[in-house]
Formats: sequence, structure tokens, C1' cells
RNA sequence: GCGCCCAUAGCUCAGUGGUAGAGCGCGUCACUUAUAAUGACGAGGUCCUUGGAUCGUUCCCAAGUGGGCGCA
Repeated sequence: GCGCCCAUAGCUCAGUGGUAGAGCGCGUCACUUAUAAUGACGAGGUCCUUGGAUCGUUCCCAAGUGGGCGCA
């Protein structure tokens, strides 16, 4: 330098056009003499950035940024 893949909650990841979810973690409560485990409830997101197409985008298109892999 060229090609391909990835970017969504604190972490690991789903979701591929119609108001964003799970597990773990965190908080409160129940249970217990107490803790752990377990159960119930809850908080936490400008979906990497900008522009475009669309009635409407996390999702489609383009550019950029960051990361990974391969080739040279």
C1' cells in the first nucleotide's frame, strides 16, 4: 500500500428496516442469628463519528476514526 471482518449497557454478546435485549456484574427488598446461595424488583444505552437514501434506520449506501486478520 491492497483486500476482508469487527465497533450495541461496566464486561461478554444477541438483535439485520417500525419505540433496544440476554447472561454476568451493580443497587434495593425477601429469606438467614449472620454471610453465601436462591427469589422478586430496579438502575444503567447520543447503538464509534459525519453525510446520504427512506414516511421511518442499530440495521441500507458513502466517507472517516479505532481494532483484528490476510497478502505485498
Overview:
The RNA shown here (transfer RNA) has 72 nucleotides and comes from Candidatus Yanofskybacteria bacterium RIFCSPLOWO2_01_FULL_49_17. The prediction has a mean pLDDT of 82. The sequence was found in a public genome assembly. The organism belongs to Candidatus Yanofskyibacteriota, within Bacteria.